[in-house]
Context: one part of a larger RNA
């Protein structure tokens, strides 16, 4: 010097991305306890005293039982504000426990049972020894207020009247073959049958069509102009669209400019609470917007409290060095 440890005046987070580390709290009795809140909680709130036994000249001694009597092992730190997820619970076996995933609830949709759906080439299996108060798929994710608008495009569901339309079916035409005929003996020409091509008409889903539907896949405008200072525009005009984004919320886990203004906290605060609103590029079950509870979650303060720092030091026990 390194490692584990103990101890450390004054100061108490000046360290630092950040209280990372460590310190402190700590079990059991008594008092006492706020917002809020689903009335169960919050709550061990917070915070205050006391803690073997005995004696005295009583707040300081001193005695007993113990290695110790300030016993010790053991043994929560707390408070305030937010964001995100309702909770308990899963997860990257070995860099990630989280705000991801799941949940109960909520909602759509298939599925009448030899059920839908899935495995299997098939027998046959799960679904089920179950029957719509069931099972299966997808979205959402307790609770509470909610949950606008568009079916033009895609889907998906329903309808059949029009058009197109495959496999097959086939009326008819034409060719090839040949009995026959005819004939200048070379040939022409040919009925039935068979054979080939063609092909009117006949002909289902499906598409085209017609409606429906969004907690189906998705969408939710632009420009010009106005009010008795200014300024802004309740109003108007004008285009384009299937419709032009409602309520809530809004510099957000979202906002580029931007450390956006303003207010709060600090001597100083790019964060962080609170609003404004000019939403680059929130928005309503890929839910919206609240919320008591919980959380080895994230973020900002504040109380204990400390060698994290000023800033250093002593100290122990094990490396390291030196000889062997």
């Nucleotide at each position: 010097c390194u490692c584990u440890c103990u101890c450390u005046a004054a100061g108490g987070a000046a360290c630092u991305c950040g209280g990372c580390a460590a310190a402190a709290u700590g079990g059991c009795c008594u008092c006492g306890u706020a917002a809020c809140u689903u009335c169960g909680g919050g709550a061990g709130a917070a915070g205050a005293g006391g803690u073997a036994c005995c004696c005295u000249u009583u707040u300081a001694g001193g005695g007993u039982u113990g290695c110790a009597a300030c016993a010790a092992c053991c043994a929560g730190g707390c408070c305030c504000a937010a964001g995100c997820g309702a909770c308990u619970g899963u997860u990257u076996a070995c860099c990630a426990a989280a705000a991801a995933c799941a949940u109960a609830g909520g909602u759509u949709u298939c599925c009448g049972c030899a059920a839908a759906g899935u495995c299997g080439u098939a027998a046959g299996a799960c679904a089920a020894a179950g029957u719509a108060u069931g099972g299966g798929a997808g979205c959402u994710g307790a609770c509470g207020c909610c949950u606008g608008c568009c079916c033009a495009g895609u889907g998906c569901c329903g309808g059949a009247a029009g058009g197109u339309u495959a496999a097959g079916g086939a009326a008819g035409u034409u060719g090839g073959u040949c009995a026959g005929u005819c004939u200048u003996c070379g040939g022409a020409u040919g009925a039935a049958g068979c054979u080939a091509a063609u092909a009117a008409c006949c002909g289902a889903a499906g598409c085209c069509c017609c409606g429906g539907u969004g907690a189906a896949c998705g969408g939710c405008g632009g420009c010009c102009g106005u009010a008795a200072c200014u300024a802004u525009a309740a109003c108007g005009g004008u285009c384009c669209u299937a419709a032009g984004g409602u309520a809530g919320c809004g510099a957000a886990a979202u906002u580029c400019c931007u450390u956006g203004u303003c207010g709060g906290g600090u001597a100083a605060g790019u964060u962080c609470c609170g609003a404004c609103c000019c939403g680059c590029a929130c928005g309503a079950a890929a839910g919206u917007c609240g919320u008591a509870a919980c959380g080895a979650u994230u973020u900002g303060g504040g109380c204990a409290c400390u060698g994290u720092c000023u800033c250093g030091g002593a100290g122990a026990g094990a490396g390291g060095c030196u000889c062997g």
Overview
A computed fold for a 324-nucleotide part of an RNA from an uncultured eukaryote, annotated as large-subunit ribosomal RNA, domain IV.